[in-house]
RNA sequence: AUCGAGAGGGGUGGAGGGACAUGGCCCGGUGAAGCCCCGGCAACCGCCGUCACCGAAGGCAUACGUGCCGUCGGUGGAGGAAAGGUGCCAAGUCCAUCGGACCCGGCCGCGGGUCCGGAAGAU
Numbered sequence: 001a002u003c004g005a006g007a008g009g010g011g012u013g014g015a016g017g018g019a020c021a022u023g024g025c026c027c028g029g030u031g032a033a034g035c036c037c038c039g040g041c042a043a044c045c046g047c048c049g050u051c052a053c054c055g056a057a058g059g060c061a062u063a064c065g066u067g068c069c070g071u072c073g074g075u076g077g078a079g080g081a082a083a084g085g086u087g088c089c090a091a092g093u094c095c096a097u098c099g100g101a102c103c104c105g106g107c108c109g110c111g112g113g114u115c116c117g118g119a120a121g122a123u
Base pairs, nucleotide, nucleotide: 001123002122003121008038009037010036011035012034016027017026018025021097022096023095024094039089040088041087044085045084047080048079050077051076052075053074054073055072056071058069059068060067061066093120098117099116100115101114102113103112104111105110
C1' cells in the first nucleotide's frame, strides 16, 4: 500500500476444516486437513520499453552567466509481458466482536439493519 475482482483437477490420506478466542453461519465419507503431481489466477519482487524529475562523468556551443546533446545511475507516474522468485485458486479477510452516525422494532433489560472508522490478520 492492497484486501465485495480473479483462478481446480488428479493421486495419496482418512476426520476434520474455514488464522487465534467466543458466538454464528458454512464446507466435509459424493472424502476434511496435510503431502505429491499437473493446471490456472494475479502482478508483490524481479524484467521490458516509455515519460517526468534528480545526480554523475563526458561532448558541443558560449556573450563565461550558462545553454544544448546523448550515455549511465537513482526516484516516481502511466503501460506491457508472464520465462524466473513469492503468493493465491468455497463463501467479502465467510460474518460479528471495539468506536461512531443513521434507521427499524421494543416487554425499556435490549434486539435488528445500513454505512464509516478502528483492531487483528493475510499478501

The RNA shown here (SAM riboswitch aptamer (S box leader)) has 123 nucleotides and comes from a soil metagenome.
Model confidence (mean pLDDT): 82 of 100.